[in-house]
RNA sequence: UUCUUAUCAAGAGUGGCGGAGGAACAGGUCCUGUGAAGCCCAGCAACCAGAUCGGAUGAUCUAGGUGCUAAUUCCUGCAGCCGGUAGGCAAUACCGGACUGAGAGAUAAGAG
Numbered sequence: 001u002u003c004u005u006a007u008c009a010a011g012a013g014u015g016g017c018g019g020a021g022g023a024a025c026a027g028g029u030c031c032u033g034u035g036a037a038g039c040c041c042a043g044c045a046a047c048c049a050g051a052u053c054g055g056a057u058g059a060u061c062u063a064g065g066u067g068c069u070a071a072u073u074c075c076u077g078c079a080g081c082c083g084g085u086a087g088g089c090a091a092u093a094c095c096g097g098a099c100u101g102a103g104a105g106a107u108a109a110g111a112g
Stems, first nucleotide, its partner, number of pairs: 001112008013041001015040003021031003025077004042069003047065002049062005073104001078101003081097006
C1' cells in the first nucleotide's frame, strides 16, 4: 500500500502529565483554557488467541495480540423507495424518513 471476509444504534475516567487544537475527507453541525491533540494509568468490548464442554459452523470462561472510551461511523455526500410541498398536477425541483442498497471511512482476521 492493495485485495477478501466480518462488524460498525450497545459499552467504557469528575485520574496524572501535557499544553491548542480536535471530530478521516468536503459541506454542515459540534467539542475544546470549566482545558484539545498526544503520552501514562484506569476502564469497556471480546475480532484473533488460549482453556473447558459438545455431534455441531455452538456454548461458557480467561484476557496474551489488537481495538475502543463526546455526539448512530455526529449528520449528509451516490442511487432507489415511501410521505409531503410546489408545479397544464406531467416532467421536474425542494423538504422529511433509526427506510433499502452502494460508495467513503474505521476496526479485526487472512492473503498479496
Predicted 3D model of a 112-nucleotide RNA (SAM riboswitch aptamer (S box leader)) from Terribacillus aidingensis.
The sequence was found by an Rfam model in a public genome assembly.
The model forms 94% of the base pairs in the Rfam consensus.